[in-house]
RNA sequence: GCCUGAUUAGCUCAGUUGGUAGAGCGUCACAUUGGUAAUGUGGAGGUCGUGGGUUCAAUCCCCAUGUCAGGCU
Numbered sequence: 001g002c003c004u005g006a007u008u009a010g011c012u013c014a015g016u017u018g019g020u021a022g023a024g025c026g027u028c029a030c031a032u033u034g035g036u037a038a039u040g041u042g043g044a045g046g047u048c049g050u051g052g053g054u055u056c057a058a059u060c061c062c063c064a065u066g067u068c069a070g071g072c073u
Stems, first nucleotide, its partner, number of pairs: 001072007010025004019056001027043005049065005
């Protein structure tokens, strides 16, 4: 320098061939307990890496770019 993959909640990951985003763990509250743990119920938490474009509408399609991993030379 070139190619490929990844990038979504605090962490690990889903997701839709475009229609206003979810799970598990964690966290907070409550219930339960003599008290913890465990268990159950509920809540909070995300401008979907960044900047543009297409579209009535973009996490998804297109372009550029950042970071990480792998490969080639």
The RNA shown here (transfer RNA) has 73 nucleotides and comes from an archaeon. Its Rfam family is "tRNA". The family's RNA type in Rfam is transfer RNA. Its family is annotated with triplet codon-amino acid adaptor activity in the Gene Ontology. The RNAcentral record of the sequence draws on ENA.